Record summary:
This is a predicted structure of a 72-nucleotide RNA (transfer RNA) from Chrysoparadoxa australica. It matches the Rfam family "tRNA". By type it is a transfer RNA.
RNA sequence: UGGCCUAUAGCUCAGUGGCAGAGCACACGCCUGAUAAGCGUGGGGUGGGUAGUUCAAUUCUACUUAGGCCAU
Numbered sequence: 001u002g003g004c005c006u007a008u009a010g011c012u013c014a015g016u017g018g019c020a021g022a023g024c025a026c027a028c029g030c031c032u033g034a035u036a037a038g039c040g041u042g043g044g045g046u047g048g049g050u051a052g053u054u055c056a057a058u059u060c061u062a063c064u065u066a067g068g069c070c071a072u
Stems, first nucleotide, its partner, number of pairs: 001071007010024004018055001026042005048064005
């Protein structure tokens, strides 16, 4: 310097144009003599950032930031 990949909840990840989800974690309740396990309910996200396309963008496009890989 060039190319490629990744960025979504506290953590690990899905979803790939049409109201954003799961597991674990967290809070509460049930159960128990009590704890753990189990069961149920709930909170938590402006999707790395800025623009563009579109009636509609996490999803498509451009630039950019951070991390990783390869080449030189």
NCBI's taxonomy places the organism under Eukaryota, Sar, Stramenopiles, Ochrophyta, Chrysoparadoxa.